This is a predicted structure of a 71-nucleotide RNA (transfer RNA) from a Patescibacteria group bacterium. The coordinates come from a structure-prediction model, not an experiment, and the mean pLDDT is 83.

């Protein structure tokens, strides 16, 4: 230089065109003398920019990180 894969919440991991879910882990509140466990409940996310489409995590293209294989 070519070519191929990944990129979703603080992690980790689901979702092949129709409101993005789970689990850790945070806050809060219950419970306990106190803790730790356990109960309700909230918290938070599609790398980025453009196209297609009524409608895009999901499909086209760029680009940006990354890993992997050829020269």
């Nucleotide at each position: 230089g070519c070519g191929g894969g990944c990129a979703u919440a603080g992690u980790a991991u689901a979702a092949u065109g129709g409101c993005a879910g789970u689990a850790c882990g945070u806050g809060a509140c219950c419970u306990u003398c106190c803790c730790a466990a356990g109960g309700u409940u909230a918290u938070g996310g599609u790398g980025u920019g453009g196209g297609u489409u009524c409608g895009a995590u999901u499909c086209c293209c760029a680009u940006u990180g990354u890993c992997c294989g050829c020269u």
It was read from a public genome assembly. Rfam family: tRNA. It is annotated as a transfer RNA. About the family: Transfer RNA (tRNA) molecules are approximately 80 nucleotides in length.